The part of an RNA shown here (small-subunit ribosomal RNA, central domain) has 350 nucleotides and comes from an uncultured soil bacterium.
Context: one part of a larger RNA
RNA sequence: CUGGGCGUAAAGUGUCCGCAGGUGGGAAAAUAAGUCAAAUAUUAAAUUUUGGUGCUUAACAUCAGAGCUGUAUUUGAAACUAUUUUUCUAGAGGGUGGGAAAGGCAAGUAGAAUUCCCGGUGUAGGGGUAAAAUCCGUAGAUAUCGGGAGGAAUACCAAAAGCGAAGGCAGCUUGCUAGAACAUUUCUGACACUCAUGGACGAAAGCGUGGGGAGCGAAAAGGAUUAGAUACCCUUGUAGUCCACGCCCUAAACGAUGAGAACUCGGUGUAGGAGGAGUCGAUCCUUCCUGUGCCUUAGCUAACGCGUUAAGUUCUCCGCCUGAGUAGUACGGUCGCAAGACUAAAACUC
Numbered sequence: 001c002u003g004g005g006c007g008u009a010a011a012g013u014g015u016c017c018g019c020a021g022g023u024g025g026g027a028a029a030a031u032a033a034g035u036c037a038a039a040u041a042u043u044a045a046a047u048u049u050u051g052g053u054g055c056u057u058a059a060c061a062u063c064a065g066a067g068c069u070g071u072a073u074u075u076g077a078a079a080c081u082a083u084u085u086u087u088c089u090a091g092a093g094g095g096u097g098g099g100a101a102a103g104g105c106a107a108g109u110a111g112a113a114u115u116c117c118c119g120g121u122g123u124a125g126g127g128g129u130a131a132a133a134u135c136c137g138u139a140g141a142u143a144u145c146g147g148g149a150g151g152a153a154u155a156c157c158a159a160a161a162g163c164g165a166a167g168g169c170a171g172c173u174u175g176c177u178a179g180a181a182c183a184u185u186u187c188u189g190a191c192a193c194u195c196a197u198g199g200a201c202g203a204a205a206g207c208g209u210g211g212g213g214a215g216c217g218a219a220a221a222g223g224a225u226u227a228g229a230u231a232c233c234c235u236u237g238u239a240g241u242c243c244a245c246g247c248c249c250u251a252a253a254c255g256a257u258g259a260g261a262a263c264u265c266g267g268u269g270u271a272g273g274a275g276g277a278g279u280c281g282a283u284c285c286u287u288c289c290u291g292u293g294c295c296u297u298a299g300c301u302a303a304c305g306c307g308u309u310a311a312g313u314u315c316u317c318c319g320c321c322u323g324a325g326u327a328g329u330a331c332g333g334u335c336g337c338a339a340g341a342c343u344a345a346a347a348c349u350c
Base pairs, nucleotide, nucleotide: 004321005320006319007304008303012318014201015200016199017198021194022193023192025088026087027086028085029084030083031082033081034080035077036076037075038074039073040072041071042070048066049065050064051063052062053061054060091191092188093187094186095184096183097182103177104176105175106174107173108172109171110154115149116148117147118146119145120144121143125136126135162169163168206247207246208245209244210243211242215241216240220236221235222234223233258317259316260315261314262313263312266295267294268293269292270291271290272289273288274287275286276285299306300305323350324349325348332343333342334341335340
């Protein structure tokens, strides 16, 4: 190793791309490396085993034969794997066609609202709370009308909806640009799957430089509450939140479920595309493909539950787990401006 697991018990890398490696569709031919068969040689003795013999028997000893994982050479087989050649189209990719979408980047632009400023009307309150107070207001607030400035976010539509590898993406218009689905059977002809190392992307917070700053708001201050209240509530409010460029690289980065492929009852929504039937044209009806939900059969599961979007039945490849604490810590190394990240123990205790 044979022979365990990873939704919730320990365990799926945050996601994708991808070299090496591993694995890989149908047909024909050749070769014979793997594979299989035979022969020969070798495989010390003892041990093992078969049959004798000797100690009274046995253990033991001894004689003869057999056997032993294998190794080498020669001869042969050609189903499978492999290699080479030819070929095919079901995998994969390209072309063509009309559609869908908050996919990405950039520029422009719109309306509502908050805040502030100016002006008009107007007068004593406003604000806030469970109740209050701090706070704002006769230097004219709140309310209301008109004008202006600036920043951020886009009500309704809106949905178990859509798109994206994930993170994520939402006013409208334009430009540039990526991907997927469907139809066609037009082209290539296995070009494929997975992927250690590596590369790219990666919410929020945080960091650097320069802008910007309406609202919100860590820290901070004050008012309450309370035995206290370094909180919850209230009034303010800095960093931040926004933009550009450069870092950081972590999340309950979750479907707590790696990627790809095949197979296995049904029912009911919804999104995109195509076909059929029907129609003046449509709606309704019906079939197929792809996505996204719910319920459920078989089966699986410790149970909960999963159930063609599997956690069912199988195959290929990768990652990870091995009692609890110490600890995702110390030390060392790599990366980072720093914060820290990644890699990752032990003593000891139970």

It matches the Rfam family "Bacterial small subunit ribosomal RNA".